[in-house]
């Protein structure tokens, strides 16, 4: 990478609307991004800390990460 198997948080809230869509309050950290501890060969790397832009906040589905095979 690519096959399987595991994988957590957090209103199935709420207005307006016939519907499609449009907002409003409250909330999550585990795609992605951004800051920062910290590393360092000063060139850079940067976490599982932070920010919540992006995503998400029944089931599904996504899913960092881990474990087995190619």
């Nucleotide at each position: 990478u690519u096959a399987c198997g595991g994988g957590a948080g957090a209103g199935a809230c709420u207005u307006c609307c016939a519907a499609a869509g449009a907002g409003g309050c409250g909330c999550c950290g585990a795609a992605g991004g951004g800051g920062c501890a910290g590393u360092g060969g000063u060139a850079a790397c940067a976490a599982a800390c932070u920010c919540u832009c992006a995503g998400g906040c029944a089931a599904a589905a996504g899913g960092a990460c881990c474990g087995u095979a190619a």